[in-house]
């Protein structure tokens, strides 16, 4: 410099273009004398940024940012 991969909730990962889920965290309740562990519900996303196709984009396109891996 050239190629390739990855970027979704605190963390780790899912999603044939059609309401963005799942574990495990955090908050409440229920159990327990309490802790724990168990069970019920909740809150929490402009899907890494900008544009573009499309009636509709986490997904198709392109640019750029970040990381990591391979060659010279």
């Nucleotide at each position: 410099c050239a190629g390739a991969a990855u970027a979704u909730a605190g963390c780790g990962a899912a999603a044939u273009g059609g309401u963005a889920u799942c574990g495990u965290a955090u908050u409440a309740g229920c159990u327990u004398u309490g802790g724990g562990a168990g069970u019920u519900a909740a809150g929490g996303g402009u899907u890494g940024u900008a544009a573009g196709u499309u009636c509709g984009a986490a997904u198709c396109u392109u640019a750029c940012u970040a990381u990591u891996c391979u060659g010279a």

The RNA shown here (transfer RNA) has 72 nucleotides and comes from a Flavobacteriales bacterium. The coordinates come from a structure-prediction model, not an experiment, and the mean pLDDT is 80. NCBI's taxonomy places the organism under Bacteria, Pseudomonadati, Bacteroidota, Flavobacteriia, Flavobacteriales. It matches the Rfam family "tRNA". Rfam describes the family as follows. Transfer RNA (tRNA) molecules are approximately 80 nucleotides in length.